[in-house]
RNA sequence: AUGAAUGUACGGGGAGAGAGCGCUAGAAGCGCCGCCGAAGGAGCAAGUAAACUUACGAAUCUCUCAGGCAAAAGGACUCGUACGCGACG
Repeated sequence: AUGAAUGUACGGGGAGAGAGCGCUAGAAGCGCCGCCGAAGGAGCAAGUAAACUUACGAAUCUCUCAGGCAAAAGGACUCGUACGCGACG
């Protein structure tokens, strides 16, 4: 500074899948069956290093550990505002 990228706070938008059955007034919890992918977590392609095969290595992909399957809450991601940081120039 007509401010890349990024952090925090607040506000707006924001998908999927069971108001499943038994115990239970309901919720939680326990047992059974069915599902979802967008908190978090885990896996890896190119590539790099090494040269045994190993290490590093992205996602809304894959897994479904965790989480979730009426509403509410949460919610990746995204938009706006404020503040911070300050790349290129």
The RNA shown here (Glycine riboswitch aptamer) has 89 nucleotides. It was read from a public genome assembly, where an Rfam model found it. The prediction has a mean pLDDT of 76.